Model confidence (mean pLDDT): 82 of 100. This is a predicted structure of a 73-nucleotide RNA (transfer RNA) from a Bacteroidota bacterium. The sequence is in RNAcentral, with records from ENA. It matches the Rfam family "tRNA". Rfam classes the family as a transfer RNA.

[in-house]
RNA sequence: ACGGGAGUAGCUCAAUUGGUAGAGUAGUGGUCUCCAAAACCAUUGGUUGAGGGUUCAAAUCCUUCCUCCCGUG
Numbered sequence: 001a002c003g004g005g006a007g008u009a010g011c012u013c014a015a016u017u018g019g020u021a022g023a024g025u026a027g028u029g030g031u032c033u034c035c036a037a038a039a040c041c042a043u044u045g046g047u048u049g050a051g052g053g054u055u056c057a058a059a060u061c062c063u064u065c066c067u068c069c070c071g072u073g
Stems, first nucleotide, its partner, number of pairs: 001072007010025004019056001027043005049065005
């Protein structure tokens, strides 16, 4: 330099082929317990890596960048 992959909640990952962004875990509160842990219930948390474009509508499609991983020379 070129090719491919990944980027979404603090962390690990979904989102059924464009139609209201979710789960587990973590955090907070509660039940339980002499206290704590575990278990159970509730709840908080997101400008979907950044800019632009297409569309009534974009995490998803197009495009240019940024970061990381793998490969080719």

NCBI's taxonomy places the organism under Bacteria, Pseudomonadati, Bacteroidota.